[in-house]
RNA sequence: GCCGGGGUAGCUCAGUUGGUAGAGCGGCGGCCUGAAGAGCCGCGCGUGGGGGGUUCGAUUCCCUCCCCCGGCACCA
Numbered sequence: 001g002c003c004g005g006g007g008u009a010g011c012u013c014a015g016u017u018g019g020u021a022g023a024g025c026g027g028c029g030g031c032c033u034g035a036a037g038a039g040c041c042g043c044g045c046g047u048g049g050g051g052g053g054u055u056c057g058a059u060u061c062c063c064u065c066c067c068c069c070g071g072c073a074c075c076a
Base pairs, nucleotide, nucleotide: 001072002071003070004069005068006067007066010025011024012023013022019056026045027043028042029041030040031039049065050064051063052062053061
C1' cells in the first nucleotide's frame, strides 16, 4: 500500500425490507439487616468512533477520516 471483518451502555455483545436502541454482568437509589452479603422493588446509566451527504426520518444507505483484528504485497 491492497483486501476482508469490526467500532452500539462501565464490560461482553445483540439488533435488515431506514421509523428514533436492547440483553447479560456491573453500577446507582430504596426496602430488609446491628452491619454486610443474599433477596425484593425501582432507575439505561447511550453525541451508536469523528465529520459530511441522501431522506420527512439514518445504528442501518453513500463519501471521507481515525482506531482495532486478520490476510496479501513490498522490504534497497
This is a predicted structure of a 76-nucleotide RNA (transfer RNA) from a bacterium.
The sequence is in RNAcentral, with records from ENA and MGnify.
Its Rfam family is "tRNA". It is annotated as a transfer RNA.